[in-house]
Context: one part of a larger RNA
RNA sequence: GGACGAACGCUGGCGGCGUGCCUAACACAUGCAAGUCGAGCGGGGAUACAGGUCUUCGGAUUUGUAUUCUAGCGGCGGACGGGUGAGUAACGCGUGAGCAAUCUGUCACAUACAGGGGGAUAACAGCUGGAAACAGCUGCUAAUACCGCAUAAGACCACAAUGUCGCAUGACGAAGGGGUCAAAGGAGAGAUCCGGUAUGUGGUGAGCUCGCGUCCCAUUAGGUAGUUGGUGAGGUAACGGCCCACCAAGCCUGCGAUGGGUAGCCGACCUGAGAGGGUGAUCGGCCACACUGGAACUGAGACACGGUCCAGACUCCUACGGGAGGCAGCAGUGGGGAAUAUUGGGCAAUGGGCGAAAGCCUGACCCAGCAACGCCGCGUGAGGGAAGAAGGUUUUCGGAUUGUAAACCUCUGUCCUUGGUGACGAAGGAAGUGACGGUAGCCAAGGAGGAAGCCCCGGCUAACUACGUGCCAGCAGCCGCGGUAAUACGUAGGGGGCGAGCGUUGUCC
Numbered sequence: 001g002g003a004c005g006a007a008c009g010c011u012g013g014c015g016g017c018g019u020g021c022c023u024a025a026c027a028c029a030u031g032c033a034a035g036u037c038g039a040g041c042g043g044g045g046a047u048a049c050a051g052g053u054c055u056u057c058g059g060a061u062u063u064g065u066a067u068u069c070u071a072g073c074g075g076c077g078g079a080c081g082g083g084u085g086a087g088u089a090a091c092g093c094g095u096g097a098g099c100a101a102u103c104u105g106u107c108a109c110a111u112a113c114a115g116g117g118g119g120a121u122a123a124c125a126g127c128u129g130g131a132a133a134c135a136g137c138u139g140c141u142a143a144u145a146c147c148g149c150a151u152a153a154g155a156c157c158a159c160a161a162u163g164u165c166g167c168a169u170g171a172c173g174a175a176g177g178g179g180u181c182a183a184a185g186g187a188g189a190g191a192u193c194c195g196g197u198a199u200g201u202g203g204u205g206a207g208c209u210c211g212c213g214u215c216c217c218a219u220u221a222g223g224u225a226g227u228u229g230g231u232g233a234g235g236u237a238a239c240g241g242c243c244c245a246c247c248a249a250g251c252c253u254g255c256g257a258u259g260g261g262u263a264g265c266c267g268a269c270c271u272g273a274g275a276g277g278g279u280g281a282u283c284g285g286c287c288a289c290a291c292u293g294g295a296a297c298u299g300a301g302a303c304a305c306g307g308u309c310c311a312g313a314c315u316c317c318u319a320c321g322g323g324a325g326g327c328a329g330c331a332g333u334g335g336g337g338a339a340u341a342u343u344g345g346g347c348a349a350u351g352g353g354c355g356a357a358a359g360c361c362u363g364a365c366c367c368a369g370c371a372a373c374g375c376c377g378c379g380u381g382a383g384g385g386a387a388g389a390a391g392g393u394u395u396u397c398g399g400a401u402u403g404u405a406a407a408c409c410u411c412u413g414u415c416c417u418u419g420g421u422g423a424c425g426a427a428g429g430a431a432g433u434g435a436c437g438g439u440a441g442c443c444a445a446g447g448a449g450g451a452a453g454c455c456c457c458g459g460c461u462a463a464c465u466a467c468g469u470g471c472c473a474g475c476a477g478c479c480g481c482g483g484u485a486a487u488a489c490g491u492a493g494g495g496g497g498c499g500a501g502c503g504u505u506g507u508c509c
Base pairs, nucleotide, nucleotide: 001509002508003507004506006505007504008503009502010501013378014377015376016375017374018373019371020370021336026334027333028332030331031330032329035076036075037074040073041072043070044069045068046067047066048065049064050063051062052061053060054059083289084288085287092214093213094212095211096210097209098208099207102206103205107202108201109200110199111198112197113196115149117147118146124139125138126137127136128135129134155180156179157178159176162173163172164171165170185194186193187192215261216260217259222252223251224250227249228248229247230246231245232244234242264286265285266284267283268279269278270277271276291312292311293310294309295308314325315324316323317322342368344367345366346365350364351362352361353360354359381411382410383409384408391402392401393400394399415450416446417445418444419443420442421441425436453498454497455496456495457494458479459478460477464493465492466491467490468489474481475480
């Protein structure tokens, strides 16, 4: 000198764009943050109309049609999106390869198929237990829920004349006969559309393996028993001590094993001429975690933040028998701290989930609010004006300086105030659709009116005098000032620097 997610002191007019718990991965009141589909299914409710029955003429009840709402079963989604950085020195990350050792819902393309049956169960009703959370028994019912049968290939399994290829284990193909495995319907007047099953190809996503790179300590020198390898069996989508039985005795290490400390990694960011050094906020990629520890279930995908089970600590409810909970989602509260915001608006846009669609949901997101926290821009007026006014300061008492500064004259209207007008962002065939927002912008009027401070002035280092103080009070980044004329302390005048900021502190280069 530059930089900052900064803080502190003094000061503070406006706008645009960003940024905002770095500390306690401390504990959390309250609300919201993941639902959706009635065009899968049975049932229930509401409204309108039409018909029937009863009627005290008010209406009650029932059937059908239409519209609508929906607890339950079922489907898809809750593995995305959002948060945090505790753990992790590791194939975690970065980069480059490999899988002849792998999986992949939805999507795209292609081929083929969907025949015929069955038994349940929630809802519901009745009963029972319980304070509750909830649970049990009996009975009824539906499906795109569940289960056989049929059909069945270029799918899978064992066999197989035989062919092609490679990178070691091998990979791919194939006449043939044998065995195994499918399906679901819905809407519509219909055309048709949306679905279903099997297989293949593609795409996307994921899993695994390897080369290289990835902080400090040797005042850590030896470490290791599923340890290292083999055979066999199991397990997985898949390779593998991943797990198990047996066998062998290996394996890592001064090119730093093991142990300890610290730490999420990267694209990037800061600095620097560069080499390098430092950092890993915001934004993007990957990883890990979700009160702490453990576990599996479902599923294409989780060992699952707002799912389940077990254990633990903590908080809450209780009829004392037993239950409920998890903000490192968005706001917000307490606490900690030098320190970090609103319990706001909207789904209008972008994107996501579900749905045939209308649409519903979306604290993702888009906006607004708070904060000079940062960057950038603008303003606090412009021109003229010497009697060099008054006042202040100083003085050698002549003057000097503040100083064109003010007054005064002539203007301007950025910002500001008021009124009017008023968007783009909205994109689908048309119409309709804007939270921001009556915002930005534009027009008119008003009036210099409402808007300047902070630090410094001994040298480094731009800027000097007076008074007070008297090694006191104090200053100080270094050298050093202060003990009676202090340009170094305090105040004043003057001056210098920067300017809605200016200084100080901290950290990095």